SAM riboswitch aptamer (S box leader) from Clostridium autoethanogenum, 122 nucleotides, folded computationally.
């Protein structure tokens, strides 16, 4: 760097440095000197690994039990791995379909794309 999967309508900010830009990209709304972005620090959300139970199945076993593997459900935020803490991923970009029209835009719906974080792999 690339693949493959899950998830994205819900949650949660404060300070100390610095000093002008930030919201991926393009358009458009925003947000910022009542201080972005960054980097520190101390807090919080959350439940993706994890972690605990509990069903079911698997594999060991003469069998039962432990046990060992997987799905599912339920819990915890205590430990550890990340991740997040303006605004639906802010909001659209591509396609269908819905209304309506002479025909288009607009509007509301879907799902794709893209991205963004997890986890596994190359």
């Nucleotide at each position: 760097u690339c693949c493959u999967u899950a998830u994205c309508a819900a949650g949660a900010g404060a300070a100390a440095c610095u000093u002008a830009g930030g919201g991926a990209c393009u358009g458009g709304c925003c947000c910022u000197a009542u201080g972005a972005a960054g980097u520190u620090u101390c807090a919080g959300c959350a439940a993706c690994c994890u972690c605990a139970u509990g069903u079911u199945u698997u594999u060991c076993c003469u069998a039962u039990g432990c046990g060992u593997a997987a799905a599912c459900a339920u819990g915890u935020a205590a430990a550890g791995g990340u991740g997040c803490u303006a605004a639906u991923u802010c909001c659209a970009g591509c396609a269908g379909a819905u209304c309506a029209u002479a025909a288009u835009a607009a509007u509301u719906c879907u799902g794709a794309a893209a991205g963004a974080u997890g986890a596994g792999g190359g």
The coordinates come from a structure-prediction model, not an experiment, and the mean pLDDT is 77. Its Rfam family is "SAM riboswitch aptamer (S box leader)". Gene Ontology term of the family: regulation of gene expression.